[in-house]
RNA sequence: UCCCCAAUAGCUCAAUCGGCAGAGCGGGUGACUGUUAAUCACUAGGUUGGCGGUUCAAGUCCGUCUUGGGGAG
Numbered sequence: 001u002c003c004c005c006a007a008u009a010g011c012u013c014a015a016u017c018g019g020c021a022g023a024g025c026g027g028g029u030g031a032c033u034g035u036u037a038a039u040c041a042c043u044a045g046g047u048u049g050g051c052g053g054u055u056c057a058a059g060u061c062c063g064u065c066u067u068g069g070g071g072a073g
Stems, first nucleotide, its partner, number of pairs: 001072007010025004019056001027043005049065005
């Protein structure tokens, strides 16, 4: 310098052909228990890496940048 992949909740990851952003773990409250743990119920938490474009509508498509990983020379 070039090519490929990834970036979504505190963490690990989903999200179909572009059509309401979700799960598990973790956090909070409650139930249960002599107490803790476990279990069960409820609940909070998101500018979907940044900027711009296309579209009625973008996590998803296009351009560019940043960061991380892999590869070529």
This is a predicted structure of a 73-nucleotide RNA (transfer RNA) from uncultured Desulfovibrio sp.
Its Rfam family is "tRNA". Rfam describes the family as follows. Transfer RNA (tRNA) molecules are approximately 80 nucleotides in length. Rfam classes the family as a transfer RNA.
The coordinates come from a structure-prediction model, not an experiment, and the mean pLDDT is 81.